[in-house]
The RNA shown here (transfer RNA) has 72 nucleotides and comes from Candidatus Peregrinibacteria bacterium CG11_big_fil_rev_8_21_14_0_20_46_8. The source organism's lineage runs through Bacteria, Bacteria candidate phyla and Candidatus Peregrinibacteriota. The sequence was found in a public genome assembly. Its Rfam family is "tRNA". By type it is a transfer RNA. Its mean pLDDT, the model's own confidence on a scale to 100, is 82.
RNA sequence: GCCCUCGUAGUUCAAUGGAUAGAACGCAGGCCUCCGGAGCUUGAAAUGCAGGUUCGAUUCCUGCCGAGGGCA
Repeated sequence: GCCCUCGUAGUUCAAUGGAUAGAACGCAGGCCUCCGGAGCUUGAAAUGCAGGUUCGAUUCCUGCCGAGGGCA
């Protein structure tokens, strides 16, 4: 330099055009307890950035940024 894959809550992963972006673990509050833990319950928390296509984009297209891999 060229090619491929990936980028979503704090972390690990879903959602492949359709409305509210969901789960587990973690975190915070409440219940319980002498205090914790466990258990139950409630809550906060995310689409890498900028454009484009579309009635509608996490999803499709382009560029950039970042991570990994392959070739030279």